[in-house]
Context: one part of a larger RNA
Molecule: small-subunit ribosomal RNA, 5' domain
Organism: Solidesulfovibrio aerotolerans
RNA sequence: GAACGCUGGCGGCGUGCUUAACACAUGCAAGUCGUGCGAGAAAGGGGACUUCGGUCCCUGAGUAGAGCGGCGCACGGGUGAGUAACGCGUGGAUAAUCUCCCCAGAAGUUCGGGAUAACGGCGGGAAACUGCCGCUAAUACCGGAUACGCUCCAAUUUCGGUUGGGGGAAAGGCGGCCUCUGUUUACAAGCUGUCGCUUCUGGAUGAGUCCGCGUCCCAUUAGCUUGUUGGUGGGGUAAUGGCCUACCAAGGCUACGAUGGGUAGCUGGUCUGAGAGGAUGAUCAGCCACACUGGAACUGAAACACGGUCCAGACUCCUACGGGAGGCAGCAGUGGGGAAUAUUGCGCAAUGGGGGAAACCCUGACGCAGCGACGCCGUGUGAGGGAUGAAGGCUUUCGGGUCGUAAACCUCUGUCGGGAGGGAAGAACCUUCUAAGUCCUAAUAAGCCUUUGAACUGACGGUACCUCCAAAGGAAGCACCGGCUAACUCCGUGCCAGCAGCCGCGGUAAUACGGAGGGUGCAAGCGUUAAUC
Numbered sequence: 001g002a003a004c005g006c007u008g009g010c011g012g013c014g015u016g017c018u019u020a021a022c023a024c025a026u027g028c029a030a031g032u033c034g035u036g037c038g039a040g041a042a043a044g045g046g047g048a049c050u051u052c053g054g055u056c057c058c059u060g061a062g063u064a065g066a067g068c069g070g071c072g073c074a075c076g077g078g079u080g081a082g083u084a085a086c087g088c089g090u091g092g093a094u095a096a097u098c099u100c101c102c103c104a105g106a107a108g109u110u111c112g113g114g115a116u117a118a119c120g121g122c123g124g125g126a127a128a129c130u131g132c133c134g135c136u137a138a139u140a141c142c143g144g145a146u147a148c149g150c151u152c153c154a155a156u157u158u159c160g161g162u163u164g165g166g167g168g169a170a171a172g173g174c175g176g177c178c179u180c181u182g183u184u185u186a187c188a189a190g191c192u193g194u195c196g197c198u199u200c201u202g203g204a205u206g207a208g209u210c211c212g213c214g215u216c217c218c219a220u221u222a223g224c225u226u227g228u229u230g231g232u233g234g235g236g237u238a239a240u241g242g243c244c245u246a247c248c249a250a251g252g253c254u255a256c257g258a259u260g261g262g263u264a265g266c267u268g269g270u271c272u273g274a275g276a277g278g279a280u281g282a283u284c285a286g287c288c289a290c291a292c293u294g295g296a297a298c299u300g301a302a303a304c305a306c307g308g309u310c311c312a313g314a315c316u317c318c319u320a321c322g323g324g325a326g327g328c329a330g331c332a333g334u335g336g337g338g339a340a341u342a343u344u345g346c347g348c349a350a351u352g353g354g355g356g357a358a359a360c361c362c363u364g365a366c367g368c369a370g371c372g373a374c375g376c377c378g379u380g381u382g383a384g385g386g387a388u389g390a391a392g393g394c395u396u397u398c399g400g401g402u403c404g405u406a407a408a409c410c411u412c413u414g415u416c417g418g419g420a421g422g423g424a425a426g427a428a429c430c431u432u433c434u435a436a437g438u439c440c441u442a443a444u445a446a447g448c449c450u451u452u453g454a455a456c457u458g459a460c461g462g463u464a465c466c467u468c469c470a471a472a473g474g475a476a477g478c479a480c481c482g483g484c485u486a487a488c489u490c491c492g493u494g495c496c497a498g499c500a501g502c503c504g505c506g507g508u509a510a511u512a513c514g515g516a517g518g519g520u521g522c523a524a525g526c527g528u529u530a531a532u533c
Stems, first nucleotide, its partner, number of pairs: 002529005009379006015372002017337001022335003026332003031071003036068002044059006078290003087215008097207002102203008110144004119134006150167007172195006181188003216262003223253003228250008265287004269280004292313005315326004343369001345368003351365001352363004382412004392403004416474001418469005426460001431455003435451003439447001477522005482503003488517005498505002
């Protein structure tokens, strides 16, 4: 966060499985990079040859799809099961620590090597998938060199440091040019710009760990504990620590509530209240925990990882019975449970995120639309005139009274809804072109950066809004009327049928039951139930 009953015009903004952390069909929710790398189709179209079966060439296209590699997948999104705990809140500590990407500074980017997937060949299997042989590339992998700063050891020290020895790096891609070098044409191994790569220092951000205080109920839970409490050595971690291990000691907690049991995610907040307090923890935000159930590690800066791996279990599905596949507490949606909770929608236009030099791609985050009076707010259902107080209803003391200016009728208006026409803001970036400047450079190439101008981009949506047209036309109900508590009569019924929150009504004149007329209160709502103060 409501539900139920009756009723229901429009709009805006919010909000919507509180129950079964029950089970899930189907689609989508995490990809991207060819400016890291090696390979590389087909259909279709055109042409040549042809034994009319087909073969070859060009295009399609260095495209599709796959592979190696990089980054991301630890964010974003969901849920509240567990947890009474340093989990959360608040204040500290870290001289006990780490930090991919980003920023600033310093120094480098050197010489080599062997593989492997893709691919080809031969196999196995129903499938999932997989074996053997052979070939190949890299910013994949490995070795050597070098080391400003880094680190280890030793010596020394005025405690700032110094000296000596040992250890540890790297990867290239794209563009431009001929000033230097090399061949002397133009090019690259050269120079240069840019994106990267390596080492170190600092920052920023994020995280780990520890501590003080606070954090529900039960004493009809009173004792609990053996890695338990402490020490030493060792191991492990980014890091302290019984975190783990061997040995030694016998400690540690507890009526200031240990231990046990129950319940529960915590907070900012929310509701209520004059406050103190009480209740609560939906939506939004911060933290934590979980991802079919239980356990484990791998990769990585970070996970013991929702849409990764392995093992076990339950369940579901496929099977050729040998074996395999799956995990909506992502967005929709289905069954089930339930008093009860929505569309298998549109778009990446905006904001944000991932990848990329960029164009761009991906994004059920998000932006929108749909459904529900679920809530709040706004607005309409007409306005003025109109008394023979019409007809009709109800009532009556039969004179009348009342519904009631209410209606009819006359004169108007045009909100909303309907139709027609016009029609946004949300868009600025990015990119391309143009022009100017700074920097780099040998350079008036190229390029980075800054700026002027132009072009391009809207799911919502032909929506909001504006104008016009017709037309009072399409738009009022619900509960109550004994007292509390605003609002009264008639008929029916006769302790019956029934009402009821409390007091209490009903047994023949019922303002309390049922109906009617009238009235009162709220109003697109009104009542009831549940819950809290």